[in-house]
Transfer RNA from a Nitrososphaerales archaeon, 75 nucleotides, folded computationally.
Rfam family: tRNA. Rfam links the family to the GO term triplet codon-amino acid adaptor activity.
The sequence was found in a public genome assembly.
Model confidence (mean pLDDT): 81 of 100.
Lineage of the source: Archaea > Thermoproteati > Nitrososphaerota > Nitrososphaeria > Nitrososphaerales.
């Protein structure tokens, strides 16, 4: 330069074209305890940016940015 995939809470990984995006650890509150840890219960926290197409977009398309993996060229 190309092609192909991926970007979702603090980390990991689900998951959908339609009301309030789910799980685990983790963080806070509370019960427990003498005090922690463990357990219990409760509580906030996200769709990478920009534009499309649709009534509706996190999800489809386009672009652009990071990220992995295959190629090509040239030194």
């Nucleotide at each position: 330069c190309u092609c192909g995939c991926c970007u979702u809470a603090g980390u990991a990984u689900a998951g959908u074209g339609g009301a309030a995006a789910a799980u685990a650890c983790a963080c806070g509150a509370c019960g427990c305890u003498a005090c922690g840890a463990a357990c219990g219960u409760u509580g906030g926290g996200a769709c990478g940016c920009a534009g499309g197409u649709u009534c509706g977009a996190u999800u489809c398309c386009u672009g652009c940015a990071g990220g992995c993996g295959g190629g090509u060229c040239c030194a």